[in-house]
């Protein structure tokens, strides 16, 4: 420099327009003598900006970061 692929909750991964989910963890409650398990609510996110729609995580542009791979 050129082409591709990711970016969603503290982590790890679905979700392909139409209320944003699980696992695991956090936090408080119930159990317990206590630890620990178990149960049970709870908080917490779509990388950034713009388009298009009635509506966008999802579509289109732009940028940010990260990996590949190809070129000097």
């Nucleotide at each position: 420099g050129c082409g591709g692929a990711u970016a969603u909750a503290g982590u790890u991964c679905a979700g392909u327009g139409g209320u944003a989910g699980a696992a695991c963890g956090a936090a408080a409650g119930c159990u317990u003598c206590c630890c620990a398990a178990g149960c049970u609510u709870u908080a917490g996110g779509u990388g950034a900006g713009a388009g298009u729609u009635c509506g966008a995580u999802u579509c289109u542009c732009u940028u940010u970061a990260u990996c590949c791979g190809c070129u000097c």
Background: RNAcentral holds the sequence, with entries from ENA. The RNA shown here (transfer RNA) has 72 nucleotides and comes from Holospora obtusa F1. Its Rfam family is "tRNA". Its family is annotated with triplet codon-amino acid adaptor activity in the Gene Ontology.